[in-house]
RNA sequence: AAAGGGUAAACCCUGGGUGACCAGGGGACACAAAGCCACGGGUCUUCUCGUUUAAAUUGAAGAUAGCCGGGUUACCGAA
Numbered sequence: 001a002a003a004g005g006g007u008a009a010a011c012c013c014u015g016g017g018u019g020a021c022c023a024g025g026g027g028a029c030a031c032a033a034a035g036c037c038a039c040g041g042g043u044c045u046u047c048u049c050g051u052u053u054a055a056a057u058u059g060a061a062g063a064u065a066g067c068c069g070g071g072u073u074a075c076c077g078a079a
Base pairs, nucleotide, nucleotide: 006031007030011026012025013024014023015022016021029066035072036071037070039069040068041067042064043063044062045061046060047059050057051056
C1' cells in the first nucleotide's frame, strides 16, 4: 500500500436498573486493537459524617475499556 474482513457513535424501538449506565433489534460517526481485563489516574451516579440553605467537600458502594495509561490476546503482509 493491498486482500479478506471485523467492530459499531449519535439517534430510534423494546427490556433491566434509584441512577450513571447496560442488553437485544434497527442505524453508521468513527476505529489497526474501538478485542478482553477496573491495576493507576480522570469523569459520571447513588448513599453518607460534619461544615453553611444550595453547591462543594469526607467516607462507602457502583458505572465508564469509544477518556488516558498499564496488562494481556490477535488477522494480513511491501519492509
A computed fold for a 79-nucleotide RNA from a marine eukaryotic metagenome, annotated as c-di-GMP-I riboswitch aptamer. Rfam family: c-di-GMP-I riboswitch aptamer. Its family is annotated with cyclic-di-GMP binding in the Gene Ontology.